Context: one part of a larger RNA
RNA sequence: GGAUGAACGCUGGCGGCGUGCCUAAUACAUGCAAGUCGAGCGGUAACACUUCGGGUGACGAGCGGCGGACGGCUGAGUAACGCGUAGGAACAUGCCCCAAAGUGAGGGAUAAGCACCGGAAACGGUGUCUAAUACCGCAUAUGGUCUAUGGAUUAAAGUCUUCGGACGCUUUGGGAGUGGCCUGCGUAUGAUUAGUUAGUUGGUGAGGUAACGGCUCACCAAGACGACGAUCAUUAGCUGGUUUGAGAGGAUGAUCAGCCAGACUGGGACUGAGACACGGCCCAGACUUCUACGGAAGGCAGCAGUAGGGAAUUUUCCACAAUGGACGAAAGUCUGAUGGAGCAACGCCGCGUGCAGGAUGACGGCCUUCGGGUUGUAAACUGCUUUUAUGGGUGAUGAAUUUGACAGUAACCCAAGAAUAAGGGACGGCUAACUACGUGCCAGCAGCCGCGGUUAUACGUAGGUCCCAAGCGUUAUCC
Numbered sequence: 001g002g003a004u005g006a007a008c009g010c011u012g013g014c015g016g017c018g019u020g021c022c023u024a025a026u027a028c029a030u031g032c033a034a035g036u037c038g039a040g041c042g043g044u045a046a047c048a049c050u051u052c053g054g055g056u057g058a059c060g061a062g063c064g065g066c067g068g069a070c071g072g073c074u075g076a077g078u079a080a081c082g083c084g085u086a087g088g089a090a091c092a093u094g095c096c097c098c099a100a101a102g103u104g105a106g107g108g109a110u111a112a113g114c115a116c117c118g119g120a121a122a123c124g125g126u127g128u129c130u131a132a133u134a135c136c137g138c139a140u141a142u143g144g145u146c147u148a149u150g151g152a153u154u155a156a157a158g159u160c161u162u163c164g165g166a167c168g169c170u171u172u173g174g175g176a177g178u179g180g181c182c183u184g185c186g187u188a189u190g191a192u193u194a195g196u197u198a199g200u201u202g203g204u205g206a207g208g209u210a211a212c213g214g215c216u217c218a219c220c221a222a223g224a225c226g227a228c229g230a231u232c233a234u235u236a237g238c239u240g241g242u243u244u245g246a247g248a249g250g251a252u253g254a255u256c257a258g259c260c261a262g263a264c265u266g267g268g269a270c271u272g273a274g275a276c277a278c279g280g281c282c283c284a285g286a287c288u289u290c291u292a293c294g295g296a297a298g299g300c301a302g303c304a305g306u307a308g309g310g311a312a313u314u315u316u317c318c319a320c321a322a323u324g325g326a327c328g329a330a331a332g333u334c335u336g337a338u339g340g341a342g343c344a345a346c347g348c349c350g351c352g353u354g355c356a357g358g359a360u361g362a363c364g365g366c367c368u369u370c371g372g373g374u375u376g377u378a379a380a381c382u383g384c385u386u387u388u389a390u391g392g393g394u395g396a397u398g399a400a401u402u403u404g405a406c407a408g409u410a411a412c413c414c415a416a417g418a419a420u421a422a423g424g425g426a427c428g429g430c431u432a433a434c435u436a437c438g439u440g441c442c443a444g445c446a447g448c449c450g451c452g453g454u455u456a457u458a459c460g461u462a463g464g465u466c467c468c469a470a471g472c473g474u475u476a477u478c479c
Base pairs, nucleotide, nucleotide: 001479002478003477004476006475007474008473009472010471013351014350015349016348017347018346019344020343021309026307027306028305030304031303032302035066036065037064040063041062043059044058047057048056049055073262074261075260082187083186084185085184086183087182088181091179092178093177096175097174098173099172100171101170102169103168104138106136107135113128114127115126116125117124118123143154144153145152146151158167159166160165188234189233190232195225196224197223200222201221202220203219204218205217206216207215237259238258239257240256241252242251243250244249264285265284266283267282268281287298288297289296290295315341317340318339319338323337324335325334326333327332354384355383356382357381364375365374366373367372390415391414392413393412394411398406423468424467425466426465427464428449429448430447434463435462436461437460438459444451445450
């Protein structure tokens, strides 16, 4: 000198674009953040209409389907195939695209409902009734799987309709994208960590997985790693990037993007195409809440917000109008993703706080050799302008033809009027900028050198000057 997610002190006019718990992965009041489908189903609690018929519009709860594995948050753990890069073979894949074949005939239940019962509640039990794109046989088998090549085995679901069809369903092959797995190389510090390892290293066989594999097991062998640093310990999410530097390099990993990991702590599986699942389940633990003491409920590292910690970090806002997502045939519903507004000079950028004239060089201040000098064209005064601010008017783009939260916002036009707007630090040298007074090794200053003990340009005040400027300084950290 540059930089910062900064903080502190003094000061503070506006706009645009960004950014905003770096600390306690501490604890959380309250609200919201994942639902949707009546064109799968039986139905009808509430609302509206009614021809009084769940008849119609609709639709709570329920069965069923799809989605809750995405999106959002955080960085605790992890020194690892976790990440980066370049490759590989033994895999899976809902929705989507392409192609082929099929979609026949049946069955038994059950929730909701109804009637009872238990419980403080959470919730549960018994009997009985009913439906399906829920569940289960049978048939068929292009095809798929297995095969001793003889054969064995394996599906399906309907709904709506303008009667044309549309959306589905089953099986198989291919694709796209996505994901799982393996490997080479790279990836912090310490040797005041030198030996480590028994499923350990390899083989055979079996099990298991979507898949290879000690992944697991039985048996056999005795291997495997290590000064090219194993093991151990400490620290740490990694990268694209960011920052500095002429570069090499150093430091760093906020925001944005990719990957990984986590969801009160530890463990476990279930469902599913996909999880060992943030707002699912079970068990244990700590903590909190309710309780009729028998038992129950909870998990903000989602968005706001609260307490606490801290030098320190925002609103319990608006909207689904746009983009994107889930569901749905659609209308649409949901969406604290997202789009916006609010707060904060936290950062970068831009603009303004007037412009021109004006000498009796006014008053005042300060200095003075008392003559004057300086503040200083600065002010007053005269003329002008109106960025901005204020008041009024018109009024978008973002939206395709319906639909605009932002927002009567941006922008444009008009009006009056210099009107609404300057500070901070420094002035001994480094380092641009000096005098007076006060103080007297005191009070104090200070980044380094150092200054102050009666003539202080170094302390304090004033005038003046210098540097930056809506900022200026200080502190911290990096180069």